RNA sequence: AGAGUUCGAUCCUGGCUCAGGAUGAAUGUUGGCGGCAUGCCUUACACAUGCAAGUCGGACGGGAAGUGGUGUUUCUAGUGGCAGACGGGUGAGUAACGCGUAAGAACCUACCCUUGGGAGGGGAACAAUAGUUGGAAACGACUGCUAAUACCCGUAGGCUGAGGAGCAAAAGGAGGAAUCCGCCUGAGGAGGGGCUCGCGUCUGAUUAGCUAGUUCAUGAGGCAAUAGCUUACCAAGGCGAUGAUCAGUAGCUGGUCUGAGAGGAUAAUCAGCCGCACUGGACUAAGACACGGCCCAGACUCCUACGGGAGGCAGCAGUGGGGAAUUUUCCACAAUGGGCGAAAGCCUAAGGGAGCAAUGUCGCGUGAAGGUAGAAGGCCUACAGGUCAUGAACUUCUUUUCCUGAAGAAGAAGCAAUGAAGGUAUUUGGGGAAUAUGCAUCGACUAACUCCGUGCCAGCAGUUGCGGUAAGACAGAAGAUGCAAGUAUUAUCCGAAAUGAUUGGGCGUAAAACGUCUGUAGGUGGCUUUUUAAGUUUGUAAUCAAAUCCCAGGGUUCAACCCUGGACAGGCGGUGGAAACUACCAAGCUGGAGUACGAUAGGGGCAGAGGGAAUUUCCGGUGGAGCGGUGAAAUGCGUAGAGAUCGGAAAGAACACCAACGGCGAAAGCACUAUGCAAAGCCAACACUGACACUGAGAGACGAAAGCUAGGGGAGCGAAUAAGAUUAGAUACCCCAGUAGUCUUAGCCAUAAACGAUGGAUACUAGGCGUUGUACGUAUCGACCCAUGCAAUGUUGUAGCUAACGCGUUAAGUAUCCCGCCUGGGGAGUACAUUUGCAAGAAUGAAACUCAAAGGAAUUGACAGGGGCCCGCACAAGCAGUGGAGCAUGUGGUUUAAUUCGAUGCAAAAGCGAAGAAUCUUACCAGGGCUUGACAUGCCACAAAUCCUCUUGAAAGAAAAGGGUGCCUUAGGGAACGCAGACACAGGUGGUGCAUGCUGUCGUCAGCUCGUGCCGUAAGGUGUUGGGUUAAGUACCACAACGAGCGCAACCCUCGUGUUUAGUUGCCAACGUUGAGUUUGGAACCCUGAGCAGACUGCUGAUGAUAAGCCAGAGGAAGGUGAGGAUGACGUCAAGUCAUCAUGCCGCUUAUCCCCUAGGCGAGACACAUGCUAUAAUGGAUGGGACAAAGGAUCGCGAUCUCGCGAGGGUGAGCUAACUCCAAAAAAUCGUCCUCAGUUUGGAUUGUAGGCUACAAUUCGCCCGCAUGAAGUUGGAAUUGCUAGUAAUCGUCAGUCAGCCAUACGACGGUGAAUUCGUUCCCGAGCUUUGUACACACUGCCUGUCACACUAUGGGAGCUAGCCAUGCCCGAAGUCGUUACCUUAACCAUAAGGAGGGGGAUGUCGAAGGCAAGGCUAGUGACUAGAGUGAAGUCAUAACAAGGUAGCCGUACUAGAAGGUGCGGCUG
Repeated sequence: AGAGUUCGAUCCUGGCUCAGGAUGAAUGUUGGCGGCAUGCCUUACACAUGCAAGUCGGACGGGAAGUGGUGUUUCUAGUGGCAGACGGGUGAGUAACGCGUAAGAACCUACCCUUGGGAGGGGAACAAUAGUUGGAAACGACUGCUAAUACCCGUAGGCUGAGGAGCAAAAGGAGGAAUCCGCCUGAGGAGGGGCUCGCGUCUGAUUAGCUAGUUCAUGAGGCAAUAGCUUACCAAGGCGAUGAUCAGUAGCUGGUCUGAGAGGAUAAUCAGCCGCACUGGACUAAGACACGGCCCAGACUCCUACGGGAGGCAGCAGUGGGGAAUUUUCCACAAUGGGCGAAAGCCUAAGGGAGCAAUGUCGCGUGAAGGUAGAAGGCCUACAGGUCAUGAACUUCUUUUCCUGAAGAAGAAGCAAUGAAGGUAUUUGGGGAAUAUGCAUCGACUAACUCCGUGCCAGCAGUUGCGGUAAGACAGAAGAUGCAAGUAUUAUCCGAAAUGAUUGGGCGUAAAACGUCUGUAGGUGGCUUUUUAAGUUUGUAAUCAAAUCCCAGGGUUCAACCCUGGACAGGCGGUGGAAACUACCAAGCUGGAGUACGAUAGGGGCAGAGGGAAUUUCCGGUGGAGCGGUGAAAUGCGUAGAGAUCGGAAAGAACACCAACGGCGAAAGCACUAUGCAAAGCCAACACUGACACUGAGAGACGAAAGCUAGGGGAGCGAAUAAGAUUAGAUACCCCAGUAGUCUUAGCCAUAAACGAUGGAUACUAGGCGUUGUACGUAUCGACCCAUGCAAUGUUGUAGCUAACGCGUUAAGUAUCCCGCCUGGGGAGUACAUUUGCAAGAAUGAAACUCAAAGGAAUUGACAGGGGCCCGCACAAGCAGUGGAGCAUGUGGUUUAAUUCGAUGCAAAAGCGAAGAAUCUUACCAGGGCUUGACAUGCCACAAAUCCUCUUGAAAGAAAAGGGUGCCUUAGGGAACGCAGACACAGGUGGUGCAUGCUGUCGUCAGCUCGUGCCGUAAGGUGUUGGGUUAAGUACCACAACGAGCGCAACCCUCGUGUUUAGUUGCCAACGUUGAGUUUGGAACCCUGAGCAGACUGCUGAUGAUAAGCCAGAGGAAGGUGAGGAUGACGUCAAGUCAUCAUGCCGCUUAUCCCCUAGGCGAGACACAUGCUAUAAUGGAUGGGACAAAGGAUCGCGAUCUCGCGAGGGUGAGCUAACUCCAAAAAAUCGUCCUCAGUUUGGAUUGUAGGCUACAAUUCGCCCGCAUGAAGUUGGAAUUGCUAGUAAUCGUCAGUCAGCCAUACGACGGUGAAUUCGUUCCCGAGCUUUGUACACACUGCCUGUCACACUAUGGGAGCUAGCCAUGCCCGAAGUCGUUACCUUAACCAUAAGGAGGGGGAUGUCGAAGGCAAGGCUAGUGACUAGAGUGAAGUCAUAACAAGGUAGCCGUACUAGAAGGUGCGGCUG
């Protein structure tokens, strides 16, 4: 310090997630030691048991022991004093002067310190106790006795008040004594406490008004003290948008965690403050409304003899419960502190220690050195090896730790004594490598990789995602990585997050400028000079507790930890200076702003007048059949006279041309003409005022269209509605009608894509070109023109900005000020609540839940019922067909024991693999058999091999008999073949074509890319685009490109011309023959083989840009690629093939291998594809007689002769081929017959006699003779091929092959056309441009209803619970009053009584409780509403392309649903 994740890729916006640190943690798993810390975060839930606050006999009576007595010792229930208000716990409440910080005045203070004064007098009681007595107990009652530092009286240098006066003290004890400890009363101090106040201190406005002792004054009361603290009276104040009140949440702080910091979060342990002690109220006291006190009330628990009592662990241990979760019913007061005491001392769960827990942190260890035969074993493997791995074993060494002995502290102070921890820490001897390693991870982020298993299953997952048979992501293993007595997960906080932005963000299009203006509070504000010193700045002293953090030093062997010192402490308050800036005071200025004067442009506003064109209706005339409307129609109107045309009348609404990125207005908006009324702007001149300014939360005004209320009006248009069309449907688009409305008056509504999607103001920062208004200059007779200034409005563009697009003096630039708004998408502008409205609605405006994206700009593709250019037998122009018939072949489907398998839109499956299924083939089925196998290699044993015979069987096979002994040799043996055996293995047309090699297709289409450079943040672009050109990215020119590669072309083969060379079996001539053969000669021709030449837009002309090229011509066998072939770029289709072959991996192994027999692949209702033959006269039949090319042939082709009607049979010459044979070419041509018909067309089908091949012809072959003689008369929708030696037509041959289902396929030649205007349209391809919400790329994406399931939420008659406040009732304890009913020791007394006290009664206040009506919150609720999510549902197709009616916004109506239509607006 960043990273992952939206996309085909990119940049941006923006969320989600991760890496870091931390914790009072918990959980899984594992666990050696020590030091130091920490340990109920949940039920402030309930608590058994024990302990946690007592002490003083030197305040007092008393008891006991003991004694002859005095004395002595001891105890402490009771009286009395002090302390139980500290210490310890906890965080419920509290949003508060509670806390923090800084100040203040009207106070109190036991014990302590300093200091002054004082202590007189007597007296009366009450406990304990004794007796009697009640009660279950707790605890009492009555009578009698008694002491004090208990109680009472008097007095006063104090207090109150001043004019009298009133109130109020004391105590003794110890000691032989000195004296000590106490007591009372003043004054002061210290420490502690109470009170007041400035500032700071969470969230919500869907809480906006709150307050009646409330705010102030006076009198009185009250308190330690101020005070509405309380009361009476008067006034009507007080608080609040700088957030009162209300609601929710919460102890506050030093600190702690995190962060670079600013901040954010937090409030365990330690420390300060506060609150609380079962809930509430009071008493006593210096101090409490009192944790371990009491009284009262309430709830709960316990005891009870039912009459009544007892209790309060949020002290330490501990128990139950709750919970993911938190310890021992331990030791001792040795130390530190506290209470009491004169002291000894006692008490002390404060505190000191130990125990439990890896809860955290720090430290140590589990051994060290050597050790290659690179051991065994595991894992992997390319089978060579690699790795675990010097790791182990083994050798040597050490002893932290461990076990066991010995010694043994400090902490203890002031003379001694005193140690819980503890025989602990520590030191030392002995023993022996001995007692001690796990957890998580390994696709990326993120360090670390392989095998096996599994097969979208099981599972993983923080995010992205992984898993559908080769998973580095699941599970296991081996290895590796990280940390380590731990480790990983979960939870929470900060960081990363500049993701609430002060530091430090934004708002044209991503979320976000209020529709516009006026203006209040507030914020901000021109120039000059004074004053002050609030802000500001600079000193100074004090404070901000300690601890913590930081720095230095020191002590634990180090560290953690502890100690000492220092520094820091941003804040608040005091005080001294300065005066630039802000502010204040005062005085000025004119530049900002405004006023007045003079001109001027304008659809700016309001009001009442006037005008013509058009439309519709009505009246009248002419006229006579249609009009109207549409893509095409129909509804509609019309012989009762429409439409058309002429004349007249009426009505309402809107104002053509001018008209313009022209004008005005704040915006909405504004247009016929003239008038009236008031208003705003600009310009010029420079008179006046003198900062009067800018912005603007709340507030107010205006605010298109639609809509609403009431009254008018109503021509045209026109939601709704109705009719007609269209359609699968058509609640639409189109058409005929048509109501609200549109118009007006008065009043509501307050919203729009109210948009420049751009808030207002001010200043500054290049220009160019326009337009409007105005002024001046020049010019002119004048108007223009030209130049300049100001204001307004456009366009282009520099710098700069921007994610890009773009903006660019009218900023989206550079700055300042003010306001509004945003913080992922959906849910949702929804719900609830409130305000507003007649209503429709508007304004404000969430959450649960859900997703990992949603989005902006730009890029490359793809697509478009978008545009442009261009090409192709793509269309068109033609020729011949297919589709109809019969047959052949193939396919689907069906059938079957099996009908083996594959190929499935495209000359990309279907006469395809298959260049040939009767057996074989053969992979399928039935049956019969075999198991190292039909085939290969290796080992061992036997035997040569081969041959022959017989039995059985469908065959394969099984069983038996006979003959035969070979070859080489170093004499051991070996080779070939056969057979038997065991094991490695063979075998497989078994699976996966989605693991592969190979191939098809787009397409022989012209494209596909690279290097360097340049442009762009980048994807990417440029090059490859543009102009004209080509078959072509072919070549030329231009150009931020310059070059290059794979394709194109050329190079290769065949054909076409010539030439050279070579002539046999070919050719020619002669001889010769019935015809041939044969022979001789030749190399001119044909032909054959090899080589060479030739064609290149080379030449001429026109055109083109002086180019490329194109057009025409010449010459030439051939002319513009001469014709044909081979040749197939980057890629696409997970296209095809594991059954050609090869091959990875996975199944089978007495079977998914192998052998045999028979069957099947040939089935058939049907459908499709490709062909053949036809439908006839351009023909058929028959007869005569011509002309090819290219092939094949020895298990072959087979002449000749002969037999047969024929297929064919017999014979067997020649040929291993330019020699012989297949072999006859056919159409054509010349004759004859047929004469338009189901025929002398057509040949299917069937019968029968035969031939051939083969082991075999039944399933299931071909051929032949005779007989039979079906459909079919040119073929619907649709559709195919072909541009010249082509189509069409005619025959020939080969391969496969015993034969052949071949009409197929491949090749060969013969005869030999027609047409192409052209590119509008169909199909396909290429280039370019526009749009896009597509990228699996339109077979895309995507919207809404309905149906189903689940989830959360709203409404809901109500019901339940809690909290809060109000009014009334009741009114405990207790304080303060009142009373004189009862009572009364001290004092007075005249002895009657009084003062004073107590009890009772009563009044005010008063807790809890009750009643009533509310507010708020939570839960629940029949039913109901929408929302979200889900799987392959249903109905449509609204949006994205012109999305097939451009879309969207507001509004109204309407419709199953998306939606549709009307009105106005926007361009996104």
Molecule: small-subunit ribosomal RNA
Organism: Psophocarpus tetragonolobus